[in-house]
RNA sequence: CAUCGAGAGGGGUGGAGGGACAUGGCCCUGUGAAGCCCCGGCAACCGCCGCUGGUCCGUGAGGACCGGAGGAAAGGUGCCAAGUCCAUCGGAUCGUUGAUCCGGCAGAUG
Numbered sequence: 001c002a003u004c005g006a007g008a009g010g011g012g013u014g015g016a017g018g019g020a021c022a023u024g025g026c027c028c029u030g031u032g033a034a035g036c037c038c039c040g041g042c043a044a045c046c047g048c049c050g051c052u053g054g055u056c057c058g059u060g061a062g063g064a065c066c067g068g069a070g071g072a073a074a075g076g077u078g079c080c081a082a083g084u085c086c087a088u089c090g091g092a093u094c095g096u097u098g099a100u101c102c103g104g105c106a107g108a109u110g
Base pairs, nucleotide, nucleotide: 001110002109003108004107009039010038011037012036013035017028018027019026022088023087024086025085040080041079042078045076046075048071049070051068052067053066054065055064056063057062084106089103090102091101092100093099094098
């Protein structure tokens, strides 16, 4: 800096926790949690493939840089319950013990 309402799970091992931290909720879990291993899958950030616009360099063939719309999924990551599970701080609106929306903080991934 970009993205975070989409998408994608089986087996083995393990044996009680897990959903980042705190609090409060709400969930998942002995019909087997976390962790680890294997296989599979999702997505398309990096990388890759040609197409294309601009600028610059070059006598030229061509090259460099910045973008755009696509493609594939062999490589590097990531991910595969629930919106980042929800709220927490500030604001707006309304039919005001609340609901909805916007932003912030924090976090995750690249």

A computed fold for a 110-nucleotide RNA from a soil metagenome, annotated as SAM riboswitch aptamer (S box leader). The model forms 97% of the base pairs in the Rfam consensus. The coordinates come from a structure-prediction model, not an experiment, and the mean pLDDT is 84.